The part of an RNA shown here (large-subunit ribosomal RNA, domain VI) has 265 nucleotides and comes from Synechococcus sp. CPC35. Lineage of the source: Bacteria > Bacillati > Cyanophyceae > Synechococcaceae > Synechococcus. Its mean pLDDT, the model's own confidence on a scale to 100, is 87.
[in-house]
Context: one part of a larger RNA
RNA sequence: CGUUAGAAUAUUGAGAGGAGCCUUCUUUAGUACGAGAGGACCGAGAAGGACAUACCUCUGGUGUACCAGUUAUCGUGCCAACGGUAAACGCUGGGUAGCUAUGUAUGGAGUGGAUAACCGCUGAAAGCAUCUAAGUGGGAAGCCCACCUCAAGAUAAGUAUUCUCAUCACGUAAGUGAGUAAGGUCACGGUAAGACUAACCGUUUAAUAGGCAUCAAGUAUAAAUGUAGUAAUAUAUGAGCUGAGAUGUGCUAACAGACCGAGGA
Repeated sequence: CGUUAGAAUAUUGAGAGGAGCCUUCUUUAGUACGAGAGGACCGAGAAGGACAUACCUCUGGUGUACCAGUUAUCGUGCCAACGGUAAACGCUGGGUAGCUAUGUAUGGAGUGGAUAACCGCUGAAAGCAUCUAAGUGGGAAGCCCACCUCAAGAUAAGUAUUCUCAUCACGUAAGUGAGUAAGGUCACGGUAAGACUAACCGUUUAAUAGGCAUCAAGUAUAAAUGUAGUAAUAUAUGAGCUGAGAUGUGCUAACAGACCGAGGA
C1' cells in the first nucleotide's frame, strides 16, 4: 500500500515445511520345514541406540564479586579489624536465579486409499493356452491422507462474532480539508520478550519495576564484648552476611500528556 467504511477478537486451510530410522532379547517354538545338522514366516511382548522437540523437579556444569578460607604486598598512625592490587575473579572451597546436558519427559503409534516390481482370478483374439485385450483382486521403508508446525499478499486477498456511527467547512457534484467515534500509536513503569525493531503486561479504579518486611535458598558459626582457659581455642552463635527467587506492602517511580483514526463506488 492492497484486501471497496473504520476497528477488535476468534477462525477455515489453498499451499509450504518437518517427522518417517535402526538393533537386540523373550514368546509363539526347538513348532512348520529338514535324514540330520540346523531352523523359520505370521503374530504378541520387552529393552536399547542414534536423532528430534520441550523443560530444569532430580543428577551435574556455569554462575566475574553471593558467602567463606588463604599467600604476597600497599594503605587506613600502631594492635585488632578492614580496603586496594596480584591479566582483566590473585589463588582455593562452595553456590540461589537464569542459561544449560551428560539430566528429565515425550516422539517416529495407529488406520486407510491408489500403486511399482511381482503374484493372481476370470478370459478371448488364437475351440487349446494365456494375469489383459473388456473386466477384477493382492502387493513396498516409496506416493496420497493421517501426525507436528507455519499459513488469506490464497491479489481467487476467505469465514464468524462484536464494536463505532452516519459531524462540520468549501464545492452543483465528484471530492478536498477539519474535529471526532470504536480503536490504535507515541509517551511513562516493565517482562519468563528482545541486537534494533517486534511481541506481551501494567500505568493510581495500580502490585509494573525499585525499595522495605518476612520467607525460601546460598555460605558456614561475622565484628565487638562477656565468660572459661597460661594460651592456642571454646562458648553466647545455624551466627553474620547475601545477586537475580516467593509472598506481602503504595515508601519511590508509572506523572503530565500528545497524536492518528470512519462518514462508506